[in-house]
RNA sequence: GCCACUCUAGCUCAACAGCAGAGCAACGGUUUUGUAAACCGUAGGUUCCGGAUGCAACUUCCGGGAGUGGCU
Numbered sequence: 001g002c003c004a005c006u007c008u009a010g011c012u013c014a015a016c017a018g019c020a021g022a023g024c025a026a027c028g029g030u031u032u033u034g035u036a037a038a039c040c041g042u043a044g045g046u047u048c049c050g051g052a053u054g055c056a057a058c059u060u061c062c063g064g065g066a067g068u069g070g071c072u
Stems, first nucleotide, its partner, number of pairs: 001071007010024004018055001026042005048064005
């Protein structure tokens, strides 16, 4: 330098163009002499950034950034 893939909650990951979710973690409660476990509940998001298309974009298109892998 070229090519491919990835970027969404604190972490790991979902999400036919149509209300952004799960597990774990965090917080509160129930239970226990107490802790853990279990159960119930709560909170947590500029979906990497900018633009385009469209009634509507995490999703499609263009550009940029970051990371991973391959080639040279």
About this RNA: Predicted 3D model of a 72-nucleotide RNA (transfer RNA) from Candidatus Staskawiczbacteria bacterium RIFCSPHIGHO2_02_FULL_34_10. Lineage of the source: Bacteria > Bacteria candidate phyla > Candidatus Staskawicziibacteriota. It was read from a public genome assembly. It matches the Rfam family "tRNA". Rfam links the family to the GO term triplet codon-amino acid adaptor activity.